The RNA shown here (transfer RNA) has 72 nucleotides and comes from a Candidatus Colwelliibacteriota bacterium.
It matches the Rfam family "tRNA".
The prediction has a mean pLDDT of 83.
Lineage of the source: Bacteria > Bacteria candidate phyla > Candidatus Colwelliibacteriota.
The sequence is in RNAcentral, with records from ENA.
RNA sequence: GCCGGUGUAGUUCAAUGGCUAGAACGAGGGACUCAUAAGCCUUAAAUGGAAGUUCGAUUCUUCCCACCGGCA
Repeated sequence: GCCGGUGUAGUUCAAUGGCUAGAACGAGGGACUCAUAAGCCUUAAAUGGAAGUUCGAUUCUUCCCACCGGCA
């Protein structure tokens, strides 16, 4: 330099065009307990960036960024 893949919550993953983007673990709070833990209830938290298509984009297209792999 060329080609391909991945990018969603603090972490690991869902959602393949449609209503409020879900789950587990983790974090905060509550209740319980003499106290802690476990278990229970509850709260907050995310679509890498910019454009385009569409009535509507996490999803499709283009460019950029980061990471991974292959070729040279």